Description: Predicted 3D model of an 84-nucleotide RNA (c-di-GMP-I riboswitch aptamer) from an uncultured Woeseiaceae bacterium.

């Protein structure tokens, strides 16, 4: 340099649950935790996926993102260690 990541090492991030804030919701921040991640670090392109304030219809209800989810897939794209 290089990868179908090593029962190596070293450091990282943190589910759900419970608090607080913030939001119409979805859901996000802190904190707490430790299910789990080798990109579980970034970016809503692509496909999905969750909500429905606003708007819209044939209004007991349905549709619809300009809201979200990168910890559901794919792409893009940045990066620690480095046995063999």
């Nucleotide at each position: 340099g290089u990868a179908u990541g090593a029962c190596a090492a070293a450091g990282g991030c943190a589910c759900a649950c419970c608090u607080g804030u913030c939001g119409a919701a979805a859901g996000a921040c802190a904190g707490c935790g430790u299910c789990g991640c080798a990109a579980a670090g970034c970016c809503a392109c692509c496909g999905g996926u969750c909500u429905a304030a606003g708007g819209g219809u044939c209004c007991u209800a349905c549709c619809u993102a300009c809201g979200a989810c990168a910890g559901c897939g794919g792409g893009g794209u940045u990066a620690c260690c480095g046995a063999g």
Of the family's consensus pairs, 95% are formed in the model.